[in-house]
RNA sequence: CUUAUCGAGAAAGGUUGAGGGAUCAGGCCCGUUGAAACCUUAGCAACCUCAUCAACACAAUUGGUGGUAAUGGUGCUAACUCCUGCCCCUCCUAACGCAAGUUAGGAACAAAGGGAAAGAUGAG
Numbered sequence: 001c002u003u004a005u006c007g008a009g010a011a012a013g014g015u016u017g018a019g020g021g022a023u024c025a026g027g028c029c030c031g032u033u034g035a036a037a038c039c040u041u042a043g044c045a046a047c048c049u050c051a052u053c054a055a056c057a058c059a060a061u062u063g064g065u066g067g068u069a070a071u072g073g074u075g076c077u078a079a080c081u082c083c084u085g086c087c088c089c090u091c092c093u094a095a096c097g098c099a100a101g102u103u104a105g106g107a108a109c110a111a112a113g114g115g116a117a118a119g120a121u122g123a124g
Base pairs, nucleotide, nucleotide: 001124002123003122004121005120006119011041012040013039014038015037019030020029021028024085025084026083027082042077043076044075047073048072050066051065052064053063054062055061081118086115087114088113090107091106092105093104094103095102096101
């Protein structure tokens, strides 16, 4: 950089001792009944591996399917990626247009929904 996923799931012990929830801001939480970090063990999950099917004559590759997850590589084991931030979804006016609608300006912007950005993880 590309691509897929991100509403589910899964904790005990040891060392240590005050912070932590990526970053900035706001909020809301977790934490001396022990945060973060490291170690051990356990678990979750199903991205890769694995099994199987199809495409091509084989291989490689791509796609589908599967699971007492078997074997291994990652990952993960508070809260939706903890929530919000930007845009759209609403209303009014004007211009253009047969219309659908587009553009510009303004108002509102509580909730819900959709998208983007950023981030995390896997694979390449």
Molecule: SAM riboswitch aptamer (S box leader)
Organism: soil metagenome